[in-house]
RNA sequence: AAACUGAAAAGGCAAAGCCACCGUAAGGUGGUGACGCAAAGCUACAGGGGCUUCGAAUAUUAAAGCGUAGAAGCUAGCCAGCUGUCAGU
Numbered sequence: 001a002a003a004c005u006g007a008a009a010a011g012g013c014a015a016a017g018c019c020a021c022c023g024u025a026a027g028g029u030g031g032u033g034a035c036g037c038a039a040a041g042c043u044a045c046a047g048g049g050g051c052u053u054c055g056a057a058u059a060u061u062a063a064a065g066c067g068u069a070g071a072a073g074c075u076a077g078c079c080a081g082c083u084g085u086c087a088g089u
Stems, first nucleotide, its partner, number of pairs: 003089005012037002017032006035077001041082003047079002049075006060065001
């Protein structure tokens, strides 16, 4: 230095729920709290998936509606890409 194995020890992160604030919403931020995590670090115009709001045309409906194309967003704790801690071999 690389590969493999692991997460006991040191150190780290923090799901759901609850509180406050922001957002139409998905969801986000802070506090509390630990379900879990070896990348639960970073990246949302490399890509796929999921979710939210709006929603042409056609079809359907008495209407409300449903919701395709499309538009705008969210999600990295869905996959993915990049980087990377500790211990052992």
Description
The RNA shown here (c-di-GMP-I riboswitch aptamer) has 89 nucleotides and comes from a Syntrophomonadaceae bacterium. Model confidence (mean pLDDT): 76 of 100.